[in-house]
Context: one part of a larger RNA
């Protein structure tokens, strides 16, 4: 490289838009690029195959013969691809109308809990744990009412719900914004799929500046445990945890299952519309669960939300250490990421 793979054995890029590029619905003309047929022309000799002779055979050698596919030319064909032109609606979009959600981003506005501060009652312990100690407290603590402030986080609803491309995303309200379903079928006529770079977003730590600081809490620091205990337990506790604004680009970024299409027995439960007599039963259309035919599957399982049965594109895999390391580049303030080997070793 051909094949064969990629839930869990190696292998699906973290997610999206989207240039190139590959692929692409139903039809009617056209030419006739491609493709497919005839004939030519070309494809040097050896050599290869078929036939035959010569050296005693046989290698070897010699003589004939055939053909091969890419090229060139010529004449056709005209199904399919592709090109032109014209049509059309079912793929896609757009209109209208009605719904739906924790999508998102700006502002406000509450509550309850914690911590502090002042007051009041009020006294001797409080906290914590196996079980104790540090620690807190007669300078009045715990515990309890009252008043204030801060800050971070949204309990009960809550759910196998819902939404978002993905990360994610939850008190109420308002205000901008995206999505997304359902019906009308009115409007454009294939405008689509995927998508290498690119380009946006992209949890948590992290980093830079400025702010902010309750509560948790790396580091530490003390008290236990313990042979030790740079640990689980316990008392403090500092970056951090939060906000602006600007890096960083990882992840068990998981459904460890790329993306879009078509196709392929049924049940049960929900969520969002829609038909029906109303909120019933039943149907339909889009999500989200469960179980299970047929198939798949090494099993485990998967089964219309497929890992069955196809197509098209992207991305990735090729034995285990070395090693996601060196080197090189490119990226970053820096942590450090992308790329990404060999040697040598089993």
């Nucleotide at each position: 490289u051909u094949g064969g793979g990629u839930u869990u054995a190696a292998a699906g890029g973290g997610u999206g838009c989207g240039c190139a590029g590959g692929c692409g619905g139903u039809u009617u003309c056209a030419a006739g690029g491609g493709u497919c047929g005839g004939c030519g022309c070309g494809c040097a000799a050896a050599g290869a195959c078929c036939g035959g002779a010569g050296c005693u055979c046989a290698a070897c050698u010699c003589c004939g013969g055939g053909a091969c596919a890419u090229g060139c030319g010529u004449c056709g064909a005209a199904a399919c691809c592709g090109u032109g032109a014209g049509a059309c609606u079912c793929g896609a979009a757009u209109u209208c109308g009605g719904g739906c959600a924790a999508a998102g981003c700006c502002g406000g506005a509450g509550g309850a809990a914690u911590g502090c501060g002042c007051g009041g009652u009020g006294u001797a312990g409080c906290g914590g744990u196996g079980a104790a100690a540090u620690g807190c407290a007669u300078a009045g603590a715990u515990a309890u009412c009252g008043c204030g402030c801060a800050g971070a986080a949204g309990a009960c609803c809550g759910a196998u719900u819902g939404c978002g491309a993905a990360g994610g995303c939850a008190u109420c309200c308002g205000g901008c914004c995206g999505g997304u379903c359902c019906g009308a079928g009115a409007u454009u006529g294939a405008c689509g799929c995927u998508g290498a770079g690119g380009c946006a977003c992209g949890a948590a730590a992290g980093c830079g500046c400025g702010g902010g600081g309750a509560u948790c809490a790396a580091a530490c620091a003390g008290g236990a445990u313990u042979a030790g205990a740079u640990a689980c337990c316990c008392u403090g506790g500092u970056a951090g945890u939060c906000c602006g604004c600007g890096c960083c680009g990882u992840a068990a970024a998981c459904g460890a299952u790329g993306a879009u299409a078509a196709c392929u027995c049924g049940c049960c439960g929900u969520c969002g519309g829609g038909c029906g007599u109303a909120u019933a039963a039943g149907u339909u259309c889009g999500g989200c669960g469960g179980c299970c035919c047929a198939g798949c599957g090494a099993a485990a399982g998967c089964g219309u939300u497929a890992a069955g049965u196809u197509a098209u594109c992207c991305a990735c895999c090729u034995g285990g250490g070395g090693a996601g390391u060196a080197c090189g580049g490119c990226c970053g303030c820096a942590a450090g990421g992308c790329u990404g080997a060999a040697a040598c070793u089993c």
About this RNA:
The prediction has a mean pLDDT of 88. The part of an RNA shown here (small-subunit ribosomal RNA, central domain) has 346 nucleotides and comes from an uncultured Bacteroidales bacterium. The full RNA is in RNAcentral, with records from ENA and SILVA.